[in-house]
Two RNAs folded together computationally: RNase P RNA and transfer RNA, 444 nucleotides in total.
RNA sequence: GUACGCCGGGCGACCGCGCUCGUUCCGCAUCCGCGGAACCGGUGAGGAAAGUCCGGGCUUCACAGGGCAGGGUGCAGGAUAACGUCCUGUCAGGGCAACCUGAAGGAAAGUGCCACAGAAACAAACCGCGCGUUCGUGCUUCGGCGCGAACUCGCAAGGGUGAAAUCGUGAGGUAAGAGCUCACGGACUCCACGGUGACGCGGAGUCGGGUAAACCCCACCUGAAGCAAGAUCGCUCGAUCGCACCGUAAGGUGCCGGAUUGCCCGUCCGCACGAGUUACAUCGCAUCGAGGUGCGCGGUAACGCGCACCCCAGAGGGAUGGUCGCCGGCGCGGAAACGCGCUACAGAAUCCGGCUUAUAGGCGUACUU
RNA sequence: AGCGGGAUGGGGCAGCCAGGAGUGCCCGCCGGGCUCAUAACCCGGAGGUCAAAGGUUCAAAUCCUUUUCCCGCUA
Numbered sequence: 001g002u003a004c005g006c007c008g009g010g011c012g013a014c015c016g017c018g019c020u021c022g023u024u025c026c027g028c029a030u031c032c033g034c035g036g037a038a039c040c041g042g043u044g045a046g047g048a049a050a051g052u053c054c055g056g057g058c059u060u061c062a063c064a065g066g067g068c069a070g071g072g073u074g075c076a077g078g079a080u081a082a083c084g085u086c087c088u089g090u091c092a093g094g095g096c097a098a099c100c101u102g103a104a105g106g107a108a109a110g111u112g113c114c115a116c117a118g119a120a121a122c123a124a125a126c127c128g129c130g131c132g133u134u135c136g137u138g139c140u141u142c143g144g145c146g147c148g149a150a151c152u153c154g155c156a157a158g159g160g161u162g163a164a165a166u167c168g169u170g171a172g173g174u175a176a177g178a179g180c181u182c183a184c185g186g187a188c189u190c191c192a193c194g195g196u197g198a199c200g201c202g203g204a205g206u207c208g209g210g211u212a213a214a215c216c217c218c219a220c221c222u223g224a225a226g227c228a229a230g231a232u233c234g235c236u237c238g239a240u241c242g243c244a245c246c247g248u249a250a251g252g253u254g255c256c257g258g259a260u261u262g263c264c265c266g267u268c269c270g271c272a273c274g275a276g277u278u279a280c281a282u283c284g285c286a287u288c289g290a291g292g293u294g295c296g297c298g299g300u301a302a303c304g305c306g307c308a309c310c311c312c313a314g315a316g317g318g319a320u321g322g323u324c325g326c327c328g329g330c331g332c333g334g335a336a337a338c339g340c341g342c343u344a345c346a347g348a349a350u351c352c353g354g355c356u357u358a359u360a361g362g363c364g365u366a367c368u369u
Numbered sequence: 370a371g372c373g374g375g376a377u378g379g380g381g382c383a384g385c386c387a388g389g390a391g392u393g394c395c396c397g398c399c400g401g402g403c404u405c406a407u408a409a410c411c412c413g414g415a416g417g418u419c420a421a422a423g424g425u426u427c428a429a430a431u432c433c434u435u436u437u438c439c440c441g442c443u444a
Base pairs, nucleotide, nucleotide: 001367002366003365004364005363006362007361009327010326011325012324013323014322015321017044018043019042020041022039023038024037025036026035027034028033046345050356051355053354054353055352056351057350058226059225060224061223065265066264067263068262070222071221072220073219074218075089076088077087078086079085090104091102092101093100094099105217106216110215111214112211113210114209126159127158128155129154130153132151133150134149135148136147137146138145139144167185168184169183170182171181172180186207187206188205189204190203191202193200194199230283231282232281234277235276236275237274238273242255243254244253245252246251256270257269258268259267260266291310292309293308294307295306296305297304298303328343329342330341331340332339333338370443371442372441373440374439375438376437379396380395381394382393383392389427398414399413400412401411402410420436421435422434423433424432
């Protein structure tokens, strides 16, 4: 220097707070029981509890079906409940190296945009280079040659503009030029071989500006909302039993109305519901989970499997704190003994897996120079 | 707790979706004019980290990601 992992103050005493097991006491209640107090015991923040950026469990939307629209993801293979996360590889870029970084499909399907400058930003020629014709002019050994101008045509090498100008460099070639040809290099497509694959390697063909964190195309995923989701005996109030036809009836068909939280189809309903109160209540919700710790096995790894042990915060004015002593760590002063000061970021509220951001200080392992 | 929106001179806004010199509007500020003087009015001018950082692009106020602050809604 690089990568990975871990800790993030410790011990003791006293006082205090939340939840909870038990015991005792008090109050209410016909009973079941409810509420309160005291004592004893148990337990009580994090690696991020944070941001709410993703993904899931769970709940409701009567069913949660198809299509379109919308949204998301984007190298390959794997892991996982799932993910935009993780692991192992591929390619590209960076580093002497260990190693790091990457929103990394398609610009050869189409559309849009590319300011200023520039002739031209995807279709072309301003200066320029060249053949030819005509005119002017100079020289002439009368065959022509040179210079200048105009026009037609060819070219894209050089100049100039720009972030970007027809694959780059060199050579051949040509009237001048040009992947026109060749060598080396680059990009794309196809074929053969290796690989599960991204891709690598070899050969052949081709040379089409950039931009998809512009629309879009391709592949895959995706119903919406969120615990202030939602549920709760009983009681009260409101609204509503659609129409026609067929059938003995059960029922069927059509129309109408409603629901399906973007639209359509389809489906369902027309005895299904809605509002209020109890209710600042109880449940959801806090002992059983994609749980934790240890060991073993499989796998390069992420991770999986098996066995043993453990139960691990939880309210609704919302607890998790304070004082003292000792030992740590850092800074300052001092010769020393020692003294003084500081000791990070931050704090649960439905739960879990990630990402991102904040974080004084310290430890371990491997590797590189 | 969950969800949604915003940040552009001193103040209030547009520009962003569809990238092209920080461009513009109203008020305010400064200097000059008009007036005996003030206001109104006329002329001229200054004043900007487009909340911060990183990225995509030739180019970012605008597109993408992260962070900071502010506002609103839901029983």
Its mean pLDDT, the model's own confidence on a scale to 100, is 76.